[in-house]
Context: one part of a larger RNA
RNA sequence: CGCAGGAAACUUGAGGGAAGCCGUCCCUAGUACGAGAGGACCGGGAUGGACGGACCGCUGGUGUACCAGUUGUCCCGCCAGGGGCAAUGCUGGGUAGCCAAGUCCGGAAGGGAUAAACGCUGAAAGCAUCUAAGCGUGAAGCCCCUCCCAAGAUGAGGUUUCCCAUGGAGUUAAUCCAGUAAGACCCCUUGGAGAUGACAAGGUUGAUAGGCCGGAUGUGUAAGGCGAGCAAUCGUUUUAGCUGACCGGUACUAAUAGGUCGAGGA
Numbered sequence: 001c002g003c004a005g006g007a008a009a010c011u012u013g014a015g016g017g018a019a020g021c022c023g024u025c026c027c028u029a030g031u032a033c034g035a036g037a038g039g040a041c042c043g044g045g046a047u048g049g050a051c052g053g054a055c056c057g058c059u060g061g062u063g064u065a066c067c068a069g070u071u072g073u074c075c076c077g078c079c080a081g082g083g084g085c086a087a088u089g090c091u092g093g094g095u096a097g098c099c100a101a102g103u104c105c106g107g108a109a110g111g112g113a114u115a116a117a118c119g120c121u122g123a124a125a126g127c128a129u130c131u132a133a134g135c136g137u138g139a140a141g142c143c144c145c146u147c148c149c150a151a152g153a154u155g156a157g158g159u160u161u162c163c164c165a166u167g168g169a170g171u172u173a174a175u176c177c178a179g180u181a182a183g184a185c186c187c188c189u190u191g192g193a194g195a196u197g198a199c200a201a202g203g204u205u206g207a208u209a210g211g212c213c214g215g216a217u218g219u220g221u222a223a224g225g226c227g228a229g230c231a232a233u234c235g236u237u238u239u240a241g242c243u244g245a246c247c248g249g250u251a252c253u254a255a256u257a258g259g260u261c262g263a264g265g266a
Stems, first nucleotide, its partner, number of pairs: 001152001005163007015149004021049007033038001051106005059100004066093005071086006110144003117137004164265001166178004183261004187203005208254003211250005218242002224237005
């Protein structure tokens, strides 16, 4: 921009894409078959490999704004307690998120038409013949079935709901201009989204983000005081203190104010 008014939501599916894999064991059954050795079809069940999708409750990884330990050095006047730098200084752990080695799920089943092949009926050719007319059975393959995208499918589909028949110009016609309706956007707070657009949640009739409060989680018992010891240090106060992303709550801060677009139905 189009989809012959303007919107919001929900959809149909032309068409396209994805998937499609392979074992082992058990039962049937030591049956059919076979002198024996051996050893099934058909059918049923169980369990794996690789591949794929999703997820983070479990097991773990990461986790440079979380906690602790610790070395050197500089600084906060000194002690104590802290801060900076040294690859995050090094080391031990670790929330959310992300992830796999973790967990769950998938291939199936079914329908249709067939290939090779196997048949029925059957002439040409009194026989025979699956084929010439006609009719069947028959594949991991083909078309459906499953999952995903999808009406720019210009062949532009459907359903429901909302808005309505302003003003001006114009041969009072097409058309143009202006202000509006439903609605949308700008702008702002953001994240489950994301390179940017987009998408999604919100914008005071508000829990969208931050802060604060409570909790969870992690770390592992802070500082200061007191006590013991010559001291290093230990004990106690203390399952302490601190705690990013997590779960709730709360308008304290910021989403204020405002602006723009948008039908009149050939």
Annotation: This is a predicted structure of a 266-nucleotide part of an RNA (large-subunit ribosomal RNA, domain VI) from a bacterium. Rfam family: Bacterial large subunit ribosomal RNA. The RNAcentral record of the full RNA draws on ENA. Model confidence (mean pLDDT): 89 of 100.